RNA sequence: AGUUCUGACACGGGGUGCUUCGCGUAGCGAGGCUGAGAUGACACCCGAGAACCUGAUGCAGGUAAUUCUGACGAAGGGAUGUCACGGCCAUGACGC
Numbered sequence: 001a002g003u004u005c006u007g008a009c010a011c012g013g014g015g016u017g018c019u020u021c022g023c024g025u026a027g028c029g030a031g032g033c034u035g036a037g038a039u040g041a042c043a044c045c046c047g048a049g050a051a052c053c054u055g056a057u058g059c060a061g062g063u064a065a066u067u068c069u070g071a072c073g074a075a076g077g078g079a080u081g082u083c084a085c086g087g088c089c090a091u092g093a094c095g096c
């Protein structure tokens, strides 16, 4: 110098579903389920890769219902810089 774990700061990326009741113009309000997040929140998660998207109005299982669970998935895409303590490189290289 490079690379990597963790942390901090700044910047950036992402999702916001299913269902019950009420008011009822289409939207709002109050509940229930899963989850980090389903109140767009100075929230939550994620930034070398499962945060998230495509495949997918898909497949299997299950549920009141739903990416609820699993496979798909060694698939394809996907948003970074600085600083700090360590690790690796290194029983090395260079110098004396």
Stems, first nucleotide, its partner, number of pairs: 002088003006084005011047004016041001017033007052077003059070003
TPP riboswitch aptamer (THI element) from Rhodococcus sp. (in: high G+C Gram-positive bacteria), 96 nucleotides, folded computationally. The RNAcentral record of the sequence draws on Ribocentre. The model forms 100% of the base pairs in the Rfam consensus.